[in-house]
RNA sequence: AGAGUUUGAUCAUGGCUCAGGACGAACGCUGGCGGCAUGCCUAACACAUGCAAGUCGAACGGAGUUUAAUUGACAGAAGCCUUCGGGCAGAAGACGAUUAAACUUAGUGGCGGACGGGUGAGUAACGCGUGGAUAACCUGCCUUAUAGAGGGGGACAACAGUUGGAAACGACUGCUAAUACCGCAUAAGGUCUCGAGACCGCAUGAUCUUGAGAAGAAAGAUGGCCUCUGAAAAUGCUAUCGCUAUAAGAUGGAUCCGCGUCUGAUUAGCUAGUUGGUGAGGUAACGGCUCACCAAGGCAACGAUCAGUAGCCGGCCUGAGAGGGUGAACGGCCACAUUGGGACUGAGACACGGCCCAAACUCCUACGGGAGGCAGCAGUGGGGAAUCUUCCGCAAUGGGCGAAAGCCUGACGGAGCAAUGCCGCGUGAAUGAAGGAGGCCUUCGGGCCGUAAAAUUCUGUCCUUAUUGAAGAGAGGUUCAUGUGUAAACAAUGCAUGAAUAGGACGGUAGAUAAGGAGGAAGCCCCGGCUAACUACGUGCCAGCAGCCGCGGUAAUACGUAGGGGGCGAGCGUUGUCCGGAAUCACUGGGCGUAAAGGGCGCGUAGGCGGCCUAGUAAGUCAGAUGUGAAAAGUGAGGGCUCAACCCUUAGAGUGCAUCUGAUACUGCUAGGCUUGAGUGCAGAAGAGGAAAGCGGAAUUCCUAGUGUAGCGGUGAAAUGCGUAGAUAUUAGGAGGAACACCAGUGGCGAAGGCGGCUUUCUGGGCUGAAACUGACGCUGAGGCGCGAAAGCGUGGGGAGCAAACAGGAUUAGAUACCCUGGUAGUCCACGCCGUAAACGAUGAAUACUAGGUGUGGGGGGACUGACCCCCUCCGUGCCGCAGUUAACACAAUAAGUAUUCCACCUGGGGAGUACGGCCGCAAGGUUGAAACUCAAAGGAAUUGACGGGGGCCCGCACAAGCAGUGGAUUAUGUGGUUUAAUUCGAAGCAACGCGAAGAACCUUACCAGGGCUUGACAUCCAACUAACGAAGUAGAGAUACAUUAGGUGCCCUUCGGGGAAAGUUGAGACAGGUGGUGCAUGGUUGUCGUCAGCUCGUGUCGUGAGAUGUUGGGUUAAGUCCCGCAACGAGCGCAACCCUUAUUGUUAGUUGCUACGCAAGAGCACUCUAGCGAGACUGCCGUUGACAAAACGGAGGAAGGUGGGGACGACGUCAAAUCAUCAUGCCCCUUAUGUCCUGGGCUACACAUGUAAUACAAUGGCGCACACAGAGGGAAGCAAAACCGCGAGGUGGAGCAAAUCCCUAAAAGGCGUCUCAGUUCGGAUUGCAGUCUGCAACUCGACUGCAUGAAGUCGGAAUUGCUAGUAAUCGCGGAUCAGCAUGCCGCGGUGAAUACGUUCCCGGGCCUUGUACACACCGCCCGUCACACCAUGAGAGCCGGGAACACCCGAAGUCCGUAGUCUAACCAGCAAUGGAGGACGCGGCCGAAGGUGGGUUUGGUAAUUGGGGUGAAGUCGUAACAAGGUA
Repeated sequence: AGAGUUUGAUCAUGGCUCAGGACGAACGCUGGCGGCAUGCCUAACACAUGCAAGUCGAACGGAGUUUAAUUGACAGAAGCCUUCGGGCAGAAGACGAUUAAACUUAGUGGCGGACGGGUGAGUAACGCGUGGAUAACCUGCCUUAUAGAGGGGGACAACAGUUGGAAACGACUGCUAAUACCGCAUAAGGUCUCGAGACCGCAUGAUCUUGAGAAGAAAGAUGGCCUCUGAAAAUGCUAUCGCUAUAAGAUGGAUCCGCGUCUGAUUAGCUAGUUGGUGAGGUAACGGCUCACCAAGGCAACGAUCAGUAGCCGGCCUGAGAGGGUGAACGGCCACAUUGGGACUGAGACACGGCCCAAACUCCUACGGGAGGCAGCAGUGGGGAAUCUUCCGCAAUGGGCGAAAGCCUGACGGAGCAAUGCCGCGUGAAUGAAGGAGGCCUUCGGGCCGUAAAAUUCUGUCCUUAUUGAAGAGAGGUUCAUGUGUAAACAAUGCAUGAAUAGGACGGUAGAUAAGGAGGAAGCCCCGGCUAACUACGUGCCAGCAGCCGCGGUAAUACGUAGGGGGCGAGCGUUGUCCGGAAUCACUGGGCGUAAAGGGCGCGUAGGCGGCCUAGUAAGUCAGAUGUGAAAAGUGAGGGCUCAACCCUUAGAGUGCAUCUGAUACUGCUAGGCUUGAGUGCAGAAGAGGAAAGCGGAAUUCCUAGUGUAGCGGUGAAAUGCGUAGAUAUUAGGAGGAACACCAGUGGCGAAGGCGGCUUUCUGGGCUGAAACUGACGCUGAGGCGCGAAAGCGUGGGGAGCAAACAGGAUUAGAUACCCUGGUAGUCCACGCCGUAAACGAUGAAUACUAGGUGUGGGGGGACUGACCCCCUCCGUGCCGCAGUUAACACAAUAAGUAUUCCACCUGGGGAGUACGGCCGCAAGGUUGAAACUCAAAGGAAUUGACGGGGGCCCGCACAAGCAGUGGAUUAUGUGGUUUAAUUCGAAGCAACGCGAAGAACCUUACCAGGGCUUGACAUCCAACUAACGAAGUAGAGAUACAUUAGGUGCCCUUCGGGGAAAGUUGAGACAGGUGGUGCAUGGUUGUCGUCAGCUCGUGUCGUGAGAUGUUGGGUUAAGUCCCGCAACGAGCGCAACCCUUAUUGUUAGUUGCUACGCAAGAGCACUCUAGCGAGACUGCCGUUGACAAAACGGAGGAAGGUGGGGACGACGUCAAAUCAUCAUGCCCCUUAUGUCCUGGGCUACACAUGUAAUACAAUGGCGCACACAGAGGGAAGCAAAACCGCGAGGUGGAGCAAAUCCCUAAAAGGCGUCUCAGUUCGGAUUGCAGUCUGCAACUCGACUGCAUGAAGUCGGAAUUGCUAGUAAUCGCGGAUCAGCAUGCCGCGGUGAAUACGUUCCCGGGCCUUGUACACACCGCCCGUCACACCAUGAGAGCCGGGAACACCCGAAGUCCGUAGUCUAACCAGCAAUGGAGGACGCGGCCGAAGGUGGGUUUGGUAAUUGGGGUGAAGUCGUAACAAGGUA
């Protein structure tokens, strides 16, 4: 960076598709390891279970545990005494009480549960981003500073008792503490009220100074100590923590504003607390935030309102960038916590793990009532294509509480699962064959897999086992020590320093070491082009593939498999989505004449843009500075994990916003001026410009009258129609309507539509001249307003002609058409609608600039005697043309050129200008204007062909002019069809059909029936044997079989044993064989267009290119033959010529030829002839025409004259033309048969059709008689003479001849005679009999002869063939094939015509040109209805949901307001009773969610039926379009 795909090819337009990157992915196949990340995108669905927010006993009263002490009543040991009864003693123990210490903690109280964690439902919003503002605000804990902390009071939990309830949870009575609660005191630099002054700010207003007044705080705890008070403990002192007030700071929050923030106008109007004011209330605070009153405002095309969709951003993906897409993870903000509403507490919430209410759901229940909220971490069900463990730990980081130890922490740190992604590593390395086995291919030689393997030598990453084993631990804690602050200070405590010490979830992990052993570790996709990579087999439009183009119908590199190859690699493919490519929405960076696209035209609003000069300003613009633009990410540099991913440090960037300062060229704004843009006035001229009224003549038609008679009219031809009741024609008069010939012109006017007789009136615009006036007043123009052909509509007139519909006549297969005869709306007028056209120059408007030439319309000027002509100029209207532009065509001063401004419009084809909705319309309809679905194209310009019921030129026995035929008859022959056991096969318009076949009785022969053979009838190789060869016999239809050997015994070498060559027999297998298939796999050969004149190339030139030029043009020719001209110059294959033959002649040569020698012999070569070599003809000569050409015409000479006649010779190509059955050949098929041999049959059939011929139908003839004249051939398995026999076919015979010698061989038409128009003396088919010949053999199935028989046929319908001169016609002769068998075929000569005006027409062809929607090329392409199937969609009586509002009803919780009901500790009054203030409950009121009712609205689903649309294999009917497409 591009590529494929529209075409036969080309360029451009234009869509579709691909190659790249990315992913929170999923699916298929596969799967070794590690690191780092990531992991419910769907049901904001429902949740079992556990955990996720507590902490403080240094706030408080209790309760409890342990220890110690004291004490009470018990208890009573050791010991002592004893009178042995006991006494003294009093330990341990247990039960109480008190005190102390340590610990636990239900409750009161404090702080925290507003953080952290989750999710993205809602939200289109000051929600978010960015930048400002708060002089309109709040802020717990923290920091700093100042000051304070005095003195009192009354309760309520816990607890005890009673009591309700199943439970949850309460109720009552009584007791009690506080850092809980409440007064009082004190207090200012705080607050409020009223004043005075100063100063600042954009404003409301703020700040400072000052005066007066008012209201208005607090709490203690712990440690230590005895300096102070105190007798002591301490109520004292002190330290620390806590508390109160104020001022600051920091942090966090709140509010307001500028700018930005998706789609739809088929959503255009929205709004009543709505917008503003005054006052009040409320809030931390401004504010309609709320309320009362007043005013009537506010928003909106710069998109309000409504609807849909959506959390926003940093970023992430992509991209060269600009952009586009996206918003997972990480970070910031917002919102939410089952759904909806509400407040309480608090510094902070209207509160995820708080409260109240309503609703849905789930659970418990004793039925009375209760409980719950995973969008915290795990986990479950469900949904889904799809997303993890009910793990470990607080060791680290962070958070809450606490003085601290510490406790709590599913935040977090880690581990687990998943190839989900990124990154890294491995699955071994070296050596190892001219190359194993195996697989695949093969031209059978070989090649590939492939140094690949094996084998040898190594290594050890990962792996396995074992041993060892971190960092992450710093700070801080605890203990001790030292220094130091506070203080009265030795305690205590704060701070600093030092020492010691405990603490790791991960984890015995990372890492290291040793041993083991290549041992355990490769797949996936692709291989027709795009796109790297090819062969074989199978399949046979089947199965299948496919991203696009497209593959598959018997040789598939495209399907499936295999081998091989390519790509990537623990992954590889597929699917989905996004960006890219796509300049395919174009800001960067597109277009609009014909490809999609200029509004039908004007006026004009908003908007956009705007002439010259000067001054000011500084909004845009430019420059500098400052602030901000969080971190992370990305980029540069550097560093850390062995590298990398990853992580860390640092730099720069962050294109933006805001503020300040500066600059002033341009734009804007303000002021002043100017005249050239624009306009006004003045003077002229032109015009189918518009409106109204009047007038005119020609013509058509009709009416009246006259003349007049049989037709008129109409068409390709007719008919319908009109006419003897008098038409048409003609004359005169009249009526009525419509349109205005000539002039008339790519002339004029108008904005467009459009405007055409003449006159008058009214009226618009443009042009020229001059330069008086205004002084930028201009251009464009979304909406808007107006005009707007024809047709159509409404009302009323009018109606001659024309003429949809309609009728009739024709045409036609049909003809609802084209043609004809009629004919109504309509066409005309007035008024009103409609608002569209190929409303076109398919070209929006305006301005400026950029070579010319030549017409024409209207003005002006110069020159001139002059209206002419000429020159200059302005405006209009045409043509040609340069530069330039364009895909090309073309445009080219009237631009499609160069620029500027503004508007409209386009973004593949179809569906569709359709549906729905809106607006307009009386209607018809118009305007605006989609989607589903479907296709890979649709379309433009140009090119080459082909074609045309397009044009021009030309040729041909193409027509015409002629001659003879065919088509009718019979026969022959071929074909079709039918038949058959078989009637073998091929050939199929011309260009198959007397063709392959130059010759089917057997053979041929390929077909059929039957009988045989199986290495074979034929070839090669191997082995063994044998010479080969070969007669006679029997059986059989024969092939063959059996038996048997008469005869015969070769060549080379030899060591004489034998071997070899060739041949035969037998055997085995390789193989033979195939007229089996495919001529659409092929070679070769052939036909045809066509002996038509064409077909090409090189170089050059032109064109972006396909291509063109040359090769076209003017002449000429049989010819692309030649000449001339020409951006062409040359050349090739064709044409012609060269070759053969024939016509004339010269010369040479003469045997078998010839003969002037009487015959023969001989001789000769003049002639005839034969066959070699030459000559000759070239438009060469003359004349005319032509362009001084080529050439044509005429003439001379000549045997021959314009290619003398004939032949051979066939360009590039076309028809998938013919042939696999001449031959050759790939592939496929058969192999005791599809091969091969044999006998017989068939190819010869026969209701029929047809092609080609023969013979005829007769007198240009038949028959008979006599008797002339050829040419070219053939002959040895041959031709055969004479002579004889037979009526004859023929036989006997055998001379001669391998041929200018002999034979075939007689030429026939011709001549003479006869017959006299008839089915005949024509014609000879058919049939009978008798024969001849060939041949093993004439039955199927030969030819010929004789006699007899004597059919059809009397010149042939439609149609059609050949031929232009030695031709047609006619006459015979020969040859090939061949034993025999031509009416066929190939040749030969004899006799020997007619006609051609000419190119209009038919057919075929050539050249040029034109149109084309054809390119398989007109046998093309292609349209619509109908029928069938499927798909999406509109309408639809309705039916069923969802959404957003609105109106009314009901009215929970709750805030607020009120309250003569009940109750009431703190404060006040009072001695008290009691009262007051205040409060609580209850009640009432405003608001108020859910709910109910209602009518509209909006959006889906569905529906009998119905409408069109799309797509489908070879359906039906026609033929509308493309050529003049047959009616443009």

Small-subunit ribosomal RNA from a metagenome, 1528 nucleotides, folded computationally. The coordinates come from a structure-prediction model, not an experiment, and the mean pLDDT is 83.